Background:
Large-subunit ribosomal RNA, domain VI from a sediment metagenome, 316 nucleotides, folded computationally. The RNAcentral record of the full RNA draws on SILVA. Model confidence (mean pLDDT): 83 of 100.

[in-house]
Context: one part of a larger RNA
RNA sequence: UGUCGGAUGUCUGAGCGGAAGGUGGCCCCAGUACGAAAGGAACAGGCUGCCGUGGCCUCUGGUUUACCUGUUGUCUGACAAGGCAUCGCAGGGCAGCUACGCCGCAGGUGAUAAGAGCUGAACGCAUCUAAGCUCGAAGCAUUCCGCAAAAAGAGACAUCCAUUCUCCGGCACGCACGUCGAUCGUGCGAGGCGGGGCUGGCGACAGCAACGCCGCCGGGGACGAAGACCCAUGUAAAACACAUGGUCGAUAGGCUGGGGGUGUACGCAUCAAGCUUCGGCGAGAUGCUCAGCCCGCCAGUACUAAUCGUCUAAGG
Numbered sequence: 001u002g003u004c005g006g007a008u009g010u011c012u013g014a015g016c017g018g019a020a021g022g023u024g025g026c027c028c029c030a031g032u033a034c035g036a037a038a039g040g041a042a043c044a045g046g047c048u049g050c051c052g053u054g055g056c057c058u059c060u061g062g063u064u065u066a067c068c069u070g071u072u073g074u075c076u077g078a079c080a081a082g083g084c085a086u087c088g089c090a091g092g093g094c095a096g097c098u099a100c101g102c103c104g105c106a107g108g109u110g111a112u113a114a115g116a117g118c119u120g121a122a123c124g125c126a127u128c129u130a131a132g133c134u135c136g137a138a139g140c141a142u143u144c145c146g147c148a149a150a151a152a153g154a155g156a157c158a159u160c161c162a163u164u165c166u167c168c169g170g171c172a173c174g175c176a177c178g179u180c181g182a183u184c185g186u187g188c189g190a191g192g193c194g195g196g197g198c199u200g201g202c203g204a205c206a207g208c209a210a211c212g213c214c215g216c217c218g219g220g221g222a223c224g225a226a227g228a229c230c231c232a233u234g235u236a237a238a239a240c241a242c243a244u245g246g247u248c249g250a251u252a253g254g255c256u257g258g259g260g261g262u263g264u265a266c267g268c269a270u271c272a273a274g275c276u277u278c279g280g281c282g283a284g285a286u287g288c289u290c291a292g293c294c295c296g297c298c299a300g301u302a303c304u305a306a307u308c309g310u311c312u313a314a315g316g
Stems, first nucleotide, its partner, number of pairs: 005161007015147004021051007034039001052105005060099004067092005072085005094296001107143004115135004164222008174188005191214004197208004223315001226312004230246005251305003254301005259295004267288005274281002
């Protein structure tokens, strides 16, 4: 863009893709059938391994330059708190992401192949085949999983909106092309109806015009389902898209609580190895203190920010 007015949501599934499965062992059947013995099955049922594959993070492991702690050198005068040194090094570590972890990956149906048959003639018999019929595979199709109405035979259902109003300009001795040019040639050409007034005529009538109605061409506005922009974001993500929310609100941040990580903060008090110039200094330990610090998790709470708004849009 199309799908024959414009939208929103939910579907169908022609068609396409998939290997989503493959393969062992054991138990039982059963020391049975079979066989003189030696030996030794099968159908059905159950458990389990390996390979491949899809998903997930409860557990286990890894990572975790969020985080907590210890500590070396040096710098900020000292303490506290920090900067730099591969995250300085080291010990832990939630969420997330992951595998080395966990879960799933049957069977059935239909038509058949080789093959096994039934009935049965040609050919009075026979014959699975000529007519007809029944079976039969890890293979084919379907059931299963993913995509899918752009499947031009362009699908279905439900719901919503519209199928209206109004304003402006134009509508003919015109326009275009050809031609040195033209009064020539060619082509195109949407205007129509009414008109009570005016002019002319003795008159029937003729002509002109304001204005009105319809139509055609071009442009604008209103209404309007819905969508987009915009904003807070993430179950999504290279951009775009997708998804949620936008005060009728828990979308993000903050705060509070829960659940977690680290491992007992600063400061003060008491004790104290050791050193000492005998004045003091003092690692460390204990208590206040399962403290302090921190969290991409869970919930609650409008305190902050999603305010206000703009554009598109079918209308025969």